[in-house]
This record gives sequence, structure tokens and C1' cells, in this order.
RNA sequence: CCGUGCUAAACGGGGAGGUAGCGGUGCCCUGUACCCGCAAGCCGCUAUAGCGGGGUUGAAUUCCUGCCCCCGGGCCCAGCUUGUGGUGGCGGCCCCCGUAAGGAGUGAGGACGGUUGGGUCUCGCGCGACGGAGCUUCCUGAACCGUGUCAGGUCCUGGCGGAAGCAGCACUAAGGGAAAUCCUCCGGGUGCCGUGAGGGUGCCUGGCCCGAGCUACCUGCGGCGGGUACAAUCGGAAGCUGCGGCUCAAAGGCAGGUGCACGG
Repeated sequence: CCGUGCUAAACGGGGAGGUAGCGGUGCCCUGUACCCGCAAGCCGCUAUAGCGGGGUUGAAUUCCUGCCCCCGGGCCCAGCUUGUGGUGGCGGCCCCCGUAAGGAGUGAGGACGGUUGGGUCUCGCGCGACGGAGCUUCCUGAACCGUGUCAGGUCCUGGCGGAAGCAGCACUAAGGGAAAUCCUCCGGGUGCCGUGAGGGUGCCUGGCCCGAGCUACCUGCGGCGGGUACAAUCGGAAGCUGCGGCUCAAAGGCAGGUGCACGG
């Protein structure tokens, strides 16, 4: 160096989850990779960490180690968005008080302030208007059961005569209606009315005194508060984003390493 037969080893790996931990079953990634049995209320193991049975390859394209690259996953950080819970410490926002620098308005045709009256307010009285009732006058007003007169008709009577009485006419009661003045009584969401008393400084107004400010509407400034909404702020949740950080890492690439026996 060549050949033959073996052995280690390999025949997929990884992430999350789960677990005391490891591997598997289920999910996901990679991408093609022996078969059968077991298993989420799990199955099998124990630091040499799937177990049991069978099969193939076999010292290298295939096994082992290191490095590069990076699919994909996990954790953290930051920002944003949308729900959600709290707070009033902070700036907006809202309410109130003050100030009077600016704006505005007002004021020598007299502001503010002071003083003295009147009104508005309350109680009473009067007058008026309005409404109702009464009184008064007029009209109307009864088939019979109101009055008077009662045609006709009826009744009584020997007769003279007498009686009741419908319709009609006239009148009237209750009732109905009208008139309008005076008078009487009553009423109140009654009055630019009169009058007496009270009350009062909010508003309006008159007189007098004084003589230059006054108002606080907007802005500014100072202060006490509020937390519904928007906003602020502090938590927590979900989602998205970041040539963010850390970590695990498939496939791929590069480099190195790898046993025994026999024969020529």
C1' cells in the first nucleotide's frame, strides 16, 4: 500500500412547554431522515439519563470535536396603540376669592363714598272697575188637576129657576226671559287709584355734601379647591414596532480527529 472480517458509532436534529432533572409522545422550526410496541388524569429512565424487540451501514460524503453562518424560538429593554384600575403630587382643564399691569367700558354734563327722602315689599281702611245674588219694572207662562167670564153642549126641576163646567178670551202662581239705573249683600290670580302704619338696604330714583376715580367683561398675576369628560400621572393587560440587548439553536460551510484481527 492492497484485500477480507469485526468493533465504537450512526441511521435526523433543534425550540418552547412539561419535568426534581433527562428523553419521548402532542405543538412549532429545519428539511427527507430504518421498522414494530408504549405514552398527558402521561410513558420510560437517573447524571453513561427514552425503554423493549428486529434490521442496515460501518472507520468516513455518512461518526466525533472546534469555528463560521444563521432558519426559528425564548427572556429582557425601549417606544407606540387600544382596553382597564387608581391618584389629585405635577402642567393643562373647571369652580371660587383676590389684585389691577395691559385691553375694554364708565366718570368734571360729577365717578366712588357719605347723608336724607320716594318707589318696589308687608298689614289695614276707603274708592273704583269686574263678576254673582237680591230688590224693581216689563214680557211670557197651566189640554184636565189655577182664578174670572163661560158660546155650544150637559145635569136638576111641575114651573120660576138653579148647578157643574170644556173650548175660547182675560188674568195670574211656580218657572223662564229681558232691561238697565239707583239701592242692598257677597267675591277675589281686581286697580299706572287714594290713604294710614310697618319694614328695608337688594334694585330704581330725587335733593344735599365731597371732588377723581370707578367696574372687574377679556388677558396677565397670586391664592383656596375639584377629579365627571379630555388631558396628565402611576400600575397592570393585549397587540405592534426596533438594522435594541442576552440566550438556545436546525440546515449549510470550513478545519482537525477516529480502533482491532488476519492474509498478500